Annotation: Predicted 3D model of a 73-nucleotide RNA (transfer RNA) from a Pseudomonadota bacterium. Its Rfam family is "tRNA". The family's RNA type in Rfam is transfer RNA. Its mean pLDDT, the model's own confidence on a scale to 100, is 81. The sequence is in RNAcentral, with records from ENA. NCBI's taxonomy places the organism under Bacteria, Pseudomonadati, Pseudomonadota.
[in-house]
RNA sequence: GAUUCGGUGGGCUAAUGGUUAGGCCACCAGGCUUUCAACCUGGGGAUUGCGAGUUCGAUUCUCGCCCGAAUCA
Numbered sequence: 001g002a003u004u005c006g007g008u009g010g011g012c013u014a015a016u017g018g019u020u021a022g023g024c025c026a027c028c029a030g031g032c033u034u035u036c037a038a039c040c041u042g043g044g045g046a047u048u049g050c051g052a053g054u055u056c057g058a059u060u061c062u063c064g065c066c067c068g069a070a071u072c073a
Base pairs, nucleotide, nucleotide: 001072002071003070004069005068006067007066010025011024012023013022018056027043028042029041030040031039049065050064051063052062053061
């Protein structure tokens, strides 16, 4: 340098153009317990890497850029 794949809460991950972006862990509050852990219930936290485009509507499709990984040179 070329190609391919990926970037979504603090972490991991789902959502193949449609009506609240879902789940698990972590965090917070309450319950249970003599206390802690475990368990149960509830809660906050994402405008989906950045920008533009297509569309009535984009996490999803297209383009540019940034970052990471793999392969080739």